[in-house]
SAM riboswitch aptamer (S box leader) from Ammoniphilus resinae, 109 nucleotides, folded computationally.
């Protein structure tokens, strides 16, 4: 880097360096000089590795490896289906799922 799989409506801030950006890409549309983005420090959060208990599901714990601490992954999107409307041979809306793409862990190469 590939691949595989599992989760993605919950949750979680302060100080300090810093000086414009930033939310992954696109389009919206939000955050941001009342300080972005990185970086240190110190706290949280959760519970995928872990650990107990368990036949397993599942419960518990939080030392330790991750991982996060504005908004559902902010919405939406390669493509599709359906339902329900509104239209009247059209290709609009809006609701539900499949799936794309990302993210994060965990296994393999």
């Nucleotide at each position: 880097u590939u691949c595989u799989u599992a989760u993605c409506c919950a949750g979680a801030g302060a100080g300090g360096u810093g000086g414009a950006g930033g939310g992954a890409c696109u389009g919206a549309c939000c955050c941001u000089g009342c300080g972005a983005a990185a970086c240190c420090u110190c706290g949280g959060c959760a519970a995928c590795c872990g650990g107990c208990g368990u036949g397993a599901a599942c419960g518990g714990c939080a030392c330790g490896g991750u991982g996060c601490c504005a908004a559902u992954u902010u919405c939406a999107g390669a493509g599709g289906a359906a339902u329900a409307g509104a239209a009247a041979u059209g290709g609009c809306u809006a609701u539900u799922c499949c799936g794309a793409a990302g993210a994060u862990g965990a296994g393999a190469a």

NCBI's taxonomy places the organism under Bacteria, Bacillota, Bacilli, Caryophanales, Ammoniphilus. The coordinates come from a structure-prediction model, not an experiment, and the mean pLDDT is 84.